[in-house]
Predicted 3D model of a 107-nucleotide RNA (SAM riboswitch aptamer (S box leader)) from Fictibacillus enclensis.

């Protein structure tokens, strides 16, 4: 920064603490914000990777399985808040796909 490949309608602080105006990835849109944005700290939430810890297959070792949450990320308003292309329909709309964000691999 590319590429494989899973997964994004569940869950997680109404008075935590700093900090001061901006935030929601980009278009257009619609929201959020001095009754305080983003960032950082602290708390939570999940359970992709590792670990362990049942089970079950066993030579080695494995497993579309448990459970923990111990390391490593991730995430904590709104479906990835909606849209961006194509099909379908008068339409509300449905259904692929892009784009994107994370995990884990690989150049």
């Nucleotide at each position: 920064c590319u590429c494989u490949u899973a997964u994004c309608a569940a869950g997680a602080g109404c008075a935590g603490g700093u900090g001061g105006a901006g935030g929601g990835a980009c278009u257009a849109g619609c929201c959020c914000g001095a009754u305080g944005a983003a960032g950082c700290c602290c708390g939570g939430c999940a359970a992709c990777c590792g670990g362990u810890u049942a089970u079950c297959c066993u030579a080695a070792g494995g497993a579309u399985u448990u459970a923990c949450a111990c390391g490593g990320u991730g995430c904590u308003a709104a479906a990835u808040c909606u849209u961006g292309c194509a099909g379908c329909g008068c339409a509300u709309g449905c259904u692929g796909g892009g784009a994107g964000a994370u995990g884990a691999g690989a150049g």
Record summary: The RNAcentral record of the sequence draws on Rfam and Ribocentre. The prediction has a mean pLDDT of 82. Taxonomically the source falls in Fictibacillus (Bacteria, Bacillati, Bacillota, Bacilli). Of the family's consensus pairs, 97% are formed in the model.